[in-house]
RNA sequence: UAACCAUCUCGAGCGGCUGAGAGACCUGGCUCCGUGACGCCGCAGCAACCCCCUUCAGUGGACGGUGCUACUGCCAGGACCGAUGGAGA
Numbered sequence: 001u002a003a004c005c006a007u008c009u010c011g012a013g014c015g016g017c018u019g020a021g022a023g024a025c026c027u028g029g030c031u032c033c034g035u036g037a038c039g040c041c042g043c044a045g046c047a048a049c050c051c052c053c054u055u056c057a058g059u060g061g062a063c064g065g066u067g068c069u070a071c072u073g074c075c076a077g078g079a080c081c082g083a084u085g086g087a088g089a
Stems, first nucleotide, its partner, number of pairs: 001089001004086005013043005021032003025078005044069003049065002051061002054058001073081001
């Protein structure tokens, strides 16, 4: 990078740095934001895809690899839609 499979209305925030936009893209709306958003780092937490245990069926666990921690992927429409994980090429 392209194809495949699964999931995307549950859950879970503080501190430091930075400084103007942010919620993936387009249109329209709605919302967050100098009482510091978004982002980065640290710590904490959530969850249970990989993982571990197991009576092999459903449960359980949370050391480790990821992921996630405003709003249903914020909502509606759109498109070679997107994101995350897994197993391969």
Predicted 3D model of an 89-nucleotide RNA (SAM riboswitch aptamer (S box leader)) from Pseudarthrobacter sulfonivorans.
Taxonomically the source falls in Pseudarthrobacter (Bacteria, Actinomycetota, Micrococcales, Micrococcaceae).
Its Rfam family is "SAM riboswitch aptamer (S box leader)". Its family is annotated with regulation of gene expression in the Gene Ontology.
It was read from a public genome assembly, where an Rfam model found it.